[in-house]
The RNA shown here (transfer RNA) has 74 nucleotides and comes from a Candidatus Moraniibacteriota bacterium. RNAcentral holds the sequence, with entries from ENA. NCBI's taxonomy places the organism under Bacteria, Bacteria candidate phyla, Candidatus Moraniibacteriota. Rfam family: tRNA. About the family: Transfer RNA (tRNA) molecules are approximately 80 nucleotides in length. It is annotated as a transfer RNA.
C1' cells in the first nucleotide's frame, strides 16, 4: 500500500441470489417447583443490522465511500 474475510442483542452467531415479524444458544428480569439453592420447566424485556450515500415499490442482503477487527503479500 495491495487482497481476502468478518462488524447483526450484553457475549458466541445464524440470516441462501432483496419481500412482509430480525432469530438461535448462552447471559439477564420475572413466574412456577423446593425447607432451600441449583439444575430443568414457563414468560418476557433487550437490536437504529459499523457510520453515510445511492438503487428501488421494498435492502440486514445490490452498489459507492469512509471506520475497525483478523489473516496474507512485498
Nucleotide at each position: 500500500g495491495c487482497c481476502a474475510g468478518g462488524g447483526u442483542a450484553g457475549c458466541u452467531c445464524a440470516g441462501u441470489u432483496g419481500g412482509u415479524u430480525a432469530g438461535a444458544g448462552c447471559a439477564c428480569a420475572g413466574g412456577a417447583c423446593u425447607c432451600a439453592u441449583a439444575a430443568g420447566c414457563c414468560u418476557g424485556g433487550g437490536g437504529u443490522c459499523g457510520u453515510g450515500a445511492g438503487u428501488u415499490c421494498a435492502a440486514a442482503u445490490c452498489u459507492c465511500a469512509c471506520c475497525c477487527c483478523u489473516g496474507g503479500u512485498a